[in-house]
Context: one part of a larger RNA
């Protein structure tokens, strides 16, 4: 490189990472039921018993045994929690010369814009309120030479 110009949005390719997602697969900590080792404590203790009491018989005392509380661990279950994948889905973001129109930038050829509502292949269009960050023309009013 200057309007033969800037430029927007949907299609269509692609490569990234990413949201939902039926489901499947793992991890972490609890929680609830059940079962419960050893062991300590507690009951019980018709069997058993050196030391201590008693001349004896027999007591005291301990014990095996059986039994409850606590319990490691296992089991079952419905959650919660963090990953991972996950048919199919939205959407970003990028990628010299794809498609469609041409919203915007000049009064961009309907003045843009904001907020809303409803429309539409798509940029957007209508309706409504509001703003000047509109151009032109023409008046008033200030202000400064």
């Nucleotide at each position: 490189c200057a309007c033969c110009g800037c430029c927007c949005g949907u299609c269509a390719a692609g490569u990234c990472a990413u949201g939902g997602a039926a489901g499947u697969u793992g991890g972490u900590a609890a929680c609830a039921c059940c079962u419960g080792a050893a062991g300590c404590c507690g009951g019980u203790g018709a069997c058993c018993u050196a030391a201590c009491c008693g001349c004896a018989a027999g007591g005291a005392g301990g014990g095996a045994g059986c039994u409850g509380u606590c319990g490691a661990g296992g089991g079952u279950g419905g959650g919660a929690u963090c990953g991972a994948u996950g048919a199919c889905u939205g959407g970003g973001a990028c990628u010299a010369a794809g498609u469609c129109g041409u919203a915007a930038c000049a009064a961009g050829g309907u003045a843009g814009c904001c907020g809303u509502a409803c429309c539409g292949g798509a940029a957007g269009g209508u309706g409504u309120g509001g703003c000047u960050g509109g151009a032109u023309c023409a008046c008033c009013u200030c202000c400064u030479u």

The part of an RNA shown here (small-subunit ribosomal RNA, 3' minor domain) has 145 nucleotides and comes from Caldilineaceae bacterium bin34. It matches the Rfam family "Bacterial small subunit ribosomal RNA". It was read from a public genome assembly. Lineage of the source: Bacteria > Bacillati > Chloroflexota > Caldilineae > Caldilineaceae.